[in-house]
Context: one part of a larger RNA
RNA sequence: UUGGGCGUAAAGCGCGCGUAGGCGGUAUUGUAAGUGGGAUGUGACAGCCACGGGCUCAACCUGGGAACUGCCUUCCCACCUGCAACCCUAGAGACGGGUAGAGGCGAGUGGAAUUCCCGGUGUAGCGGUGAAAUGCGUAGAGAUCUGAAGGAACACCCGUGGCGAAGGCGACUGUCUGGACCCAUACUGACGCUGAGGUGCGAAAGCGUGGUGAGCAAACAGGAGUAGAUACCCUGGUAGUCCACGCCGUAAACGAUGUCAACUAGCCGUUGGGAGUCUUAGUAUUCUUAGUGGCGAAGCUAACGCGAUAAGUUGACCGCCUGGGGAGUACGGUCGCAAGAUUAAAACUC
Numbered sequence: 001u002u003g004g005g006c007g008u009a010a011a012g013c014g015c016g017c018g019u020a021g022g023c024g025g026u027a028u029u030g031u032a033a034g035u036g037g038g039a040u041g042u043g044a045c046a047g048c049c050a051c052g053g054g055c056u057c058a059a060c061c062u063g064g065g066a067a068c069u070g071c072c073u074u075c076c077c078a079c080c081u082g083c084a085a086c087c088c089u090a091g092a093g094a095c096g097g098g099u100a101g102a103g104g105c106g107a108g109u110g111g112a113a114u115u116c117c118c119g120g121u122g123u124a125g126c127g128g129u130g131a132a133a134u135g136c137g138u139a140g141a142g143a144u145c146u147g148a149a150g151g152a153a154c155a156c157c158c159g160u161g162g163c164g165a166a167g168g169c170g171a172c173u174g175u176c177u178g179g180a181c182c183c184a185u186a187c188u189g190a191c192g193c194u195g196a197g198g199u200g201c202g203a204a205a206g207c208g209u210g211g212u213g214a215g216c217a218a219a220c221a222g223g224a225g226u227a228g229a230u231a232c233c234c235u236g237g238u239a240g241u242c243c244a245c246g247c248c249g250u251a252a253a254c255g256a257u258g259u260c261a262a263c264u265a266g267c268c269g270u271u272g273g274g275a276g277u278c279u280u281a282g283u284a285u286u287c288u289u290a291g292u293g294g295c296g297a298a299g300c301u302a303a304c305g306c307g308a309u310a311a312g313u314u315g316a317c318c319g320c321c322u323g324g325g326g327a328g329u330a331c332g333g334u335c336g337c338a339a340g341a342u343u344a345a346a347a348c349u350c
Base pairs, nucleotide, nucleotide: 004321005320006319007304008303012318014201015200016199017198021194022193023192025088028085029084030083031082032081034079035078036076037075038074039073041071042070049065051063052062053061054060091191092188093187096183097182098181099180103177104176107173108172109171110154115149117147119145120144121143125136126135162169163168206247207246208245209244210243211242215241216240220236221235222234223233258317259316260315261314262313263312266295267294268293269292270291271290272289273288274287275286276285277284299306300305323350324349325348332343333342334341335340
C1' cells in the first nucleotide's frame, strides 16, 4: 500500500461538548470546476500488434490497417461541488399545555441502631470459638431502666423498577437547577451528523492543608491453630472511611458491543405519556408513542449466541488491531507535590 477485521480469538478512546476536516434533505436558475457521454482536428516516420507480400527459410525488407489509452476545440447538462439568487418542510430547533423520576448543587429537619458518659436496680461472671485463649469484670462488668453526647449510614417501601452522557444517584421538607417523554401544532427554514487536535466531567484507593472521628478497619500488637503461619479464626487497633478546599485521572470505567440515520416476521411481561371501548367512577381490555426485560422467524456468527435496545441489511464519520514473550517495559517528551499517569520502541528469543 492493497485486502481483512474489532461481544468472547489482537482490536471501541471511561464518558460528554466541540475546532479544523470529512459527509450531508427537497425544488429551480445562472455561472464555473470535476466526473461521465457524443463529435471535429491532431496524435510525424519508424517501432510494437494482427493480416498479407519478397529474399530457398529465418533474421531482415515491404503493403495497406489497427493501435497510439494523450491533447485542443466544441456540444449535451446526467451526477457531485464552489459562488450568486430563489423555493419547500419530511431532518434539526422552537412557542404553548402536561407527565414521571434515588438527575445535580446547597440548606434545614427526623427516627431506629452501635459506641461512650452520668445515675438507678443488681451480682459473678461477660465476651469469643470448631474448641480455646488473649481481652473486659468485685476499683462492681455483662444484663436492665432513665437521662445526656457524638459521628456515620438511611431498615421496611425496593421491583431483570426509575433517573443520568458516563462515573453514579435511595430517610423527609423547602430553595436553585439540568435533561427526557407525551399532546397539540401557529413558528424558523437544512440551521444537520461525525469529530484529529482541544476542553470539561470522571468509582475506589492515594496525596496536600485544616477539621471531625461513632462504627468499621489496611499497617501494627497480642491470642490461637500449624512442621512453620509474616495468613485464613479471635481480642484489640492507627491511617483511612466522613466534611471543606485543592490535586490525582486510573478500574473487569463491562453490554468486555463507538456515535448518528434508515429499513427488516411474530409472541409475552414491565415503567412513563396519549387516545378509544365496555362498564361505571373501580378497573378490565385494545391501539399508539418513548423507554426497559424475556423468547423467537429470516438473516448473521468459528461456535456460543445476537435477533427492531442486532452481533441482520445499508450509509456517514471517528477510534483501534496485525503471532507469543521481551512490554504497556526502557529511553526521550508532556503532566503530577509524590505515588505515578500518558505517549511509546528495540535488541534478543520461541
The part of an RNA shown here (small-subunit ribosomal RNA, central domain) has 350 nucleotides and comes from an uncultured prokaryote.
The RNAcentral record of the full RNA draws on ENA.
Its mean pLDDT, the model's own confidence on a scale to 100, is 83.